[in-house]
RNA sequence: AAAUUAUCAAGAAAGCCGGGGAGAGUAUUGGCUCAUUGAUCCGGUUAGCAACCAGUUUAGUUGCCCGUAACUAUUUAUUGGUAACUGAACGUGGUGCUCCAUCCAACCCGUUAACGCAUAAGCGGGAAAGAUAAGCU
Repeated sequence: AAAUUAUCAAGAAAGCCGGGGAGAGUAUUGGCUCAUUGAUCCGGUUAGCAACCAGUUUAGUUGCCCGUAACUAUUUAUUGGUAACUGAACGUGGUGCUCCAUCCAACCCGUUAACGCAUAAGCGGGAAAGAUAAGCU
């Protein structure tokens, strides 16, 4: 960087210190909001949110191993150990995040909706794009 899967209207400081100096809010356009009372960004620090990956604890299911019991035998049950899967908890590690829905809309469909056609706005759904995580190349 490309492609795949999942999630994205919830939650949690627009905190503080230092740097820096003009736009920023994650492609573009139109809006809206923020920004020299110094934003976005970089570094540090304190607090917090989430539960994506790993981990720990625990419960259940299935399989395997040793032993034990019953049984004519096949086999059945069971203590312990172990592996996999599922659920719950923790918040240890890897990440991410802590103003406005991914800030809003733009592409398609449906509906409000009428005899038919068309149309503005609203509402709902889907897609595209983007972000985050995981894994692969």

SAM riboswitch aptamer (S box leader) from a Candidatus Parcubacteria bacterium, 137 nucleotides, folded computationally. Its Rfam family is "SAM riboswitch aptamer (S box leader)". Rfam links the family to the GO term regulation of gene expression. Model confidence (mean pLDDT): 77 of 100. The RNAcentral record of the sequence draws on Ribocentre. The organism belongs to Candidatus Parcubacteria, within Bacteria. Of the family's consensus pairs, 94% are formed in the model.